Predicted 3D model of a 1412-nucleotide RNA (small-subunit ribosomal RNA) from an uncultured bacterium. The prediction has a mean pLDDT of 81. The RNAcentral record of the sequence draws on Greengenes.
[in-house]
RNA sequence: GAGCGGCGUAAGGGGCAGUAAUGCGUGGGUAACGUACCCCUCGGUCUGGGAUAGCCGGUCGAAAGGCCGGGUAAUACCAGGCGACGUAGCGAGAGGACAUCCUUUUGCCACCAAAGACUUGUCGCCGGGGGAGCGACUCACGUGCUAUUAGCUAGUUGGUAGGGUAACGGCCUACCAAGGCUGAGAUGGCUAGCGGGUGUGAGAGCACGACCCGCGCCACUGGCACUGAGACACUGGCCAGACACCUACGGGUGGCUGCAGUCGAGGAUCUUCGGCAAUGAGCGCAAGCUUGACCGAGCGACGCCGCGUGUGGGAUGAAGGCCUUCGGGUUGUAAACCACUGUCGUGGGGGAGGAAGUCCGUCAAAUCGGAUUGACCUAUCCCAGGAGGAAGCACGGGCUAAGUUCGUGCCAGCAGCCGCGGUAAGACGAACCGUGCGAACGUUGUUCGGAAUCACUGGGCUUAAAGGGCGCGUAGGCGGCCGUUCAAGUCUGGGGUGAAAUCCCCCGGCUCAACCGGGGAAUUGCCUGGGGUACUGGACGGCUCGAGGGAGGUAGGGGCAAGCGGAACGGCCAGUGGAGCGGUGAAAUGGGUUGAUAUUGGCCGGAAACGCCGUGGCGAAAGCCGGCGUGCUGAUCUCUCCCUGAGCUGGAGGCGCGAAAGCAGGGGGAGCAAACGGGAUUAGAUACCCCGGUAGUCCUAGCCUUAAACGAUGGGUACUAGGUUGCGAGUCUGACAUGGGCCCGCAGCCGAAGCAAAAGUGAUAAGUACCCCGCCUGGGGAGUAUGGUCGCAAGGCUGAAACUCAAAGGAAUUGACGGGGGCUCACACAAGCGGUGGAGCAUGUGGCUUAAUUCGAGGCUACGCGAAGAACCUUAUCCUAGGCUUGACAUGUGCGAAAGCGGCAGGAAGUAGGGGACGGAAACGCACCCCCAACGGUAUCCAGUCCGGAACCUGCUACAGGUGCUGCAUGGCUGUCGUCAGCUCGUGUCGUGAGAUGUCGGGUUAAGUCCCAUAACGAGCGAAACCCUUGUCUCUAGUUGCCAGCGGGUCAUGCCGGGGACUCUAGAGAGACUGCCGGUGUCAAACCGGAGGAAGGCGGGGAUGACGUCAAGUCCUCAUGGCCUUUAUGCCUAGGGCUGCACACGUGCUACAAUGCGGCUUACAAAGGGAAGCAAACCCGCGAGGGCCAGCCAAUCCCAAAAAAAGCCGCUCAGUUCAGAUUGAAGGCUGCAACUCGCCUUCAUGAAGCUGGAAUCGCUAGUAAUCGCGGAUCAGCAACGCCGCGGUGAAUGUGUUCCUGAGCCUUGUACACACCGCCCGUCAAGCCACGAAAGGGAGGGGCGCCCGAAGUCGCCGCACCAAGUCGGCGCCGAAGGCGAAACUCCUGAUUGGGACUAAGUCGUAACAAGGU
Repeated sequence: GAGCGGCGUAAGGGGCAGUAAUGCGUGGGUAACGUACCCCUCGGUCUGGGAUAGCCGGUCGAAAGGCCGGGUAAUACCAGGCGACGUAGCGAGAGGACAUCCUUUUGCCACCAAAGACUUGUCGCCGGGGGAGCGACUCACGUGCUAUUAGCUAGUUGGUAGGGUAACGGCCUACCAAGGCUGAGAUGGCUAGCGGGUGUGAGAGCACGACCCGCGCCACUGGCACUGAGACACUGGCCAGACACCUACGGGUGGCUGCAGUCGAGGAUCUUCGGCAAUGAGCGCAAGCUUGACCGAGCGACGCCGCGUGUGGGAUGAAGGCCUUCGGGUUGUAAACCACUGUCGUGGGGGAGGAAGUCCGUCAAAUCGGAUUGACCUAUCCCAGGAGGAAGCACGGGCUAAGUUCGUGCCAGCAGCCGCGGUAAGACGAACCGUGCGAACGUUGUUCGGAAUCACUGGGCUUAAAGGGCGCGUAGGCGGCCGUUCAAGUCUGGGGUGAAAUCCCCCGGCUCAACCGGGGAAUUGCCUGGGGUACUGGACGGCUCGAGGGAGGUAGGGGCAAGCGGAACGGCCAGUGGAGCGGUGAAAUGGGUUGAUAUUGGCCGGAAACGCCGUGGCGAAAGCCGGCGUGCUGAUCUCUCCCUGAGCUGGAGGCGCGAAAGCAGGGGGAGCAAACGGGAUUAGAUACCCCGGUAGUCCUAGCCUUAAACGAUGGGUACUAGGUUGCGAGUCUGACAUGGGCCCGCAGCCGAAGCAAAAGUGAUAAGUACCCCGCCUGGGGAGUAUGGUCGCAAGGCUGAAACUCAAAGGAAUUGACGGGGGCUCACACAAGCGGUGGAGCAUGUGGCUUAAUUCGAGGCUACGCGAAGAACCUUAUCCUAGGCUUGACAUGUGCGAAAGCGGCAGGAAGUAGGGGACGGAAACGCACCCCCAACGGUAUCCAGUCCGGAACCUGCUACAGGUGCUGCAUGGCUGUCGUCAGCUCGUGUCGUGAGAUGUCGGGUUAAGUCCCAUAACGAGCGAAACCCUUGUCUCUAGUUGCCAGCGGGUCAUGCCGGGGACUCUAGAGAGACUGCCGGUGUCAAACCGGAGGAAGGCGGGGAUGACGUCAAGUCCUCAUGGCCUUUAUGCCUAGGGCUGCACACGUGCUACAAUGCGGCUUACAAAGGGAAGCAAACCCGCGAGGGCCAGCCAAUCCCAAAAAAAGCCGCUCAGUUCAGAUUGAAGGCUGCAACUCGCCUUCAUGAAGCUGGAAUCGCUAGUAAUCGCGGAUCAGCAACGCCGCGGUGAAUGUGUUCCUGAGCCUUGUACACACCGCCCGUCAAGCCACGAAAGGGAGGGGCGCCCGAAGUCGCCGCACCAAGUCGGCGCCGAAGGCGAAACUCCUGAUUGGGACUAAGUCGUAACAAGGU
C1' cells in the first nucleotide's frame, strides 16, 4: 500500500424547487412506538464446521469491467448445546384505569445469544432492565389571495376479517353498509418553505422571512427498493428520461443547490489562497489520520463603527476672481508670512496574547518534573522624518437651509409636486458667492411612516363616493323583570411552558465605538390545578311593563270581484241653416254647396271620473287609491278590562310585490298619441308650432324587474325646550248648546340646545345612545369588457383591467353675465324739427398704384384724427442721386469781459481769415487770383520770414447723433365707461372662513341728496357747495366809453365846454334760503300749488372727472430702461414723393329751388385781431388788386360790410333768371420758385342734381334750425376744417311697452381671460393600451384506454427434505403512446369602442327660463 472485517458515510456542509398542509407554530397525547454510539445496573461468553477476498496461474475486453482454475485467515459466515426476570400462548391472584387494557406476583409450555485481541489489565463481545438524548405517530387551535371556482368524494366514510409496520390507522386487500366534507368557504385556481425574528410605527398594525438559530423539504428529472440502529440515502445501488463526455462503434462513463474556479444569462455579486494552531466531528487503547465543517488571510466604501487630511498667530483686509449705485463690497484670517504639533500613513527595531492541551517519567490517583504544538493576527513600545502623502458631493423659485451677474430667448433645457424658459430667467447653462453633509454625497428601486387615505385602537353614506325600490322570512347577530344552579366567557392569585440568539435595562471586556461577555427584564401566548360569581352565557322555576290575542267603538280615494248611473267626447241617422270652419306669431296643409262649422232630437261606442277637493285621508313601497250602491277582505287608531307568558325588532342567501315603457297570446279601440305622412319655420330643421295618424294607452291570462323607485335621509327601541295648524279617537268640566282644559295617534309648519364643511336639521333628527342589515374608498376608462346567471327579445343582476388625468366634486362668498324678475334714470325710445345714406365738390381713411406714394391712430373711444396751414423748407431708414465722417449739436483743469478754446502727436507765414474765380444743381471740393493778420522770445537795430506756443489744418482718442425697435419694460399726458352715483376705511357686531353688516328696508332726490327705521356708530374719496361767466339791483369810479339837462359849433357827427343822470366799462356788494302761505306726507325728509320777485326749488352755461376698467392711445411732443446702429439707421444737399386713381367708407360744403333766386334801397350785433402788423380816405382797375399814404402798440385808429331780416322790382315751376361742377381764355396776389402742386378775379362754358333704398345721426329753449362776423396756424393757401361770437328763432314730449346704455335690490349659473364666457357629439389626422375574431401556437393539472422497466410481495420450477442462486408467471408499477374535454397564456387578417394630442370640418345639445 492493496484486500478482508468493524465503525462511520442518515452527521456536518449547500439550496428553497415543491408544499396552503403529508409542512410550520403553540400546547397536549402514545395505555399504539423505536433507538447504534454514551451512562447506570443485573447476568453471560460452551462445542464444532465449511467457505471466500487478497495471493498464484490462465483468459475476454479499446476501456469500464469481468470470467475460469487453484489455494488461505479472522472479532467475516454457519451448525449444535445451555438459557432468563426476555418474547408469544394458556391459566390464577392483587392493584390501577381510558373501550380495547395497564402495572405487578406466580404456574405450565414453546423459542432465542456470544469473539476475541494484546503491551496482563485494559479494550472489546452477548442477553435483560433503567436513563439521557434523538426519532416516529397522533389531537386541538392558529397559519396568504380568489365565489368571475359551489358543490366535492369510490378506498371515498364506517364496519368485519386478514396482511403490513417499530407502532395506531383504508396504510393495503377481500367482503358488508352508504356514508364523509361544505357558505365558520368544501372542491378548484393563483401565490408562497414555516417559525424565532427583521424594517417601520406612539401603539394597534403594515411589509418582509438575507446573514444567525429551530423545523420541514430537495440533491440532473421521475420511479424503486437494498443495506443499516437510523435512508428510500447530495459526493451508495437499480430502472427509465433529458443532457454531456469517452470509444477501437462492440460498448461504457457522469451528476458542484459542498469549497474555490469556468461558461451562459444579467443592472449586479469575490480567491482555482493558508492551516488543521484553535473550536468541533468521525475512527482509533493510543500515537495519530481525515475534515473547503471550521479558523484565518485576499478582493469589493456593500454595511456599521472609530480616526486623519493639521494647530495658534497673522490686515497694507495683498494679488487674482465676482459684483458694483464706481464710493466700494465680497471671496477673507482665507492665503502669503511667523511660531508650533505630531495622530494616521511610510521606513526600521522590539513585542505580550490568541495555548487549553498532548506526550514521556513518577504514579492507584492527585501532583510534580521534562519535552512539545501558531495557519493567521497584531495590541503596544522605541527610533527617523516632515505640514509634509490625504476632500469631495449635492443643492441655492416655494415646500426647504442657502442669490447675484452674464449667456440663452417656449430654443437649448429643468422638473419630486406646484411649475420655470416666448429679450431684463434668484427655476435652463456658466461664473462668483452661499447652504447642507462630509470619506462620503447624490440618484434610482423597495418597505413602513406621515395616511384617521380600509378607520380593531380610529372613518363615513340628505347635497362631496356611499341606504338595498318595498315587504315576508332561513341561517346568523342582539335580547325584559325575579329567583335557584353550573362556572364556558370573565376576574384573581399559583404551577408548567413560551429554546438560544435578537430587542430593552444594568454590569463588564477590547484606549472609545462598532463588536463581544455576564445578569436581569421582556417574550403581551398556550396548557394546567385552586378560588370568586357581579355581568354575558347554559339549565330550571316564576312574573308582566315588551310582544301577541279576545271583546266594545271610530275615521278612511286601503285591496279584490261583479253590477248601476250621468256629463263630456267621437261616430252614425234625421231636422234647422247656408259659407264659411279650423288652426297660428302669421299662415298653410286639413274638412266644407255631395251642405261643413253652429244648433236640436235619436242611436251606438270606448275611456275617464268636474264641483265637493283641503298645506286633507289610505296603503309596506310602487301607487290611474276620488261617480254610486253591494259582497268578500287587509291594516291602523282609541277605550276598558280579560287572556297567553319573552321574544320582539332587524335580517346574508331565499321567496313575493314592484311606476312607465317594452315583449308575447286573445279581446277592445272614443279620446290621446312614439313611428310615419303632410303644412309651416329655418342657412338647414330628420325638431320645437300646425293638420292627420299606427303601435301603444284599456281588459284578460303571462313575461320583463328597471327609475331623480327621492325625504336623493334603511329598520327598531329609549331619552332630550317650546310654539302653532290640520285630521281621527278618548276623557274632565258644563242642566243643554256654542265652548274650554287634559291626553293618545297620524300629518305639516316655526324654532332652543345639540349636530353639520356649510346649506341646513332640530321629538317625523341629520341630536344623545344601543342593536341588526345594505353600501362607499380620487376623476375618466365604465356600470363598459369578459365569465357566470336570469330573460322570448329588449335587456337585467353580478362586475374588472390596461391606459390616462391633477384633478373630478360639495356647500357657501364676491363679482360678471342672463333672449330671469322688480324699482329707477338718460334725446334711449316714443312725439317732433332738421340732417346723413342718392348728386357734384372738399377732406380723412381703406384699397390699388408707385422708385417713393414716410409714420402713427382701428367698433363705440380710428377715419376735416396727431396736422391751429406738405409748392422748397416743413419731412422723418419715403424714393432717386451726390457729398461729409469727432461730425449739424453737447461735455472736458484752466484762461478770458464775452464769443471761444478737450487731450496727445505731427504740420504750421503769404499761414489762418476775407473777397473773387473755377468744378458742381447745391452741399461740398479746390492745386488759381487778390487782400491780409494777432502773442512772447531771440537777433547790437529791424521778425510774416529764426525759435516757441496759440489760432488753424491733419491724424488718433473719450464721445456725439438716431422721428431706429420695444407704449406688452416705463414716467408723464390723454381717451372711454361717465357728471354715471358710486368707491372705500376705522371701530364694533355676525360668520370656522372667503366675507357680510354699515352701503339693506320705507320714503325722497339730479345725486350713497336728505329723512325715518336699523348691530351698527362714525369717517374719507366722489355728488353738492366754494371758482368763472350770464340774468336784476345798489354802491364806487368816469377815459379812449356815454349824452338826459345847460352852453358852443357843424350840411352832418359827443365835434367842443361840460355832465355821471342813463347805456356801458370793471371793481365791490345785495339778491334765492323751500324763507312765507295752502295742500300731501310719518309730527320727517321732501313733493305739489300759490304769493312776492329780474330770477324759484340745482335760474342758464362753464371749469371741476371718485375707486377703477380697456396690457386702450402715445418711445414720432417730452422724459426714460433694455436692445440695435457708428465713413451710417447719423449729418448735409438737389429733385421727386407725402396731392398719385378703376374703386369703397367716414366727416363735411353747395344744391336740387318760389317760405326761393336775382337786382336795387334801407337798418340792427357781439366777440376778436393788428408793428416783419391792421390800414382809412383819395386815385386807377368791371374785379381780384394796385398806387399813395392819414391814423393806430389801439374802449381812441384800422380790419369793418355784418348777414339773414325789411321795402320795391323781376322771375312763375321750367333742369329754369334753380344749381353751380367741369373746361377754355384773360388777369391779380404771395413767394427764390406756383409744371408736378397755391389762392383769388373777370369773361365764357354750364355737368350731376327735381329731396335721396336698406339703414342711420343730432337736438327738450334762447335749444334745434337758419344767418352772417372774428380768430389761431400762416409768406401764401387748397379753411367748405377747427375754435369762438352774436342775429333771427321754432316744433314736440310730461309717457316708459319696446331698442341702446346705466344705477340699486333680488334670482339662476357648469362663467372668473368673467357670454366676444363655457362647452357637447359625429367626421378627418396621429399615437397608445384594451376587447371581439376564422384560426394558429404553448402550458400545467386531472380523466379514460394501451404498453409496461427496475423493484417489493405472492405463486410455480429438477430424484426426497431444507435453504439459497437462477429461471418462469401474476398483481401493482415510472417514463412513454393514444383519446376526449376543461382551464390558463401568447399570437391573429379584420373589427369595436376608449384614452390622449395649441390653433381641422359640421352643427349648438348642456350651463342664465341657455332661448322648446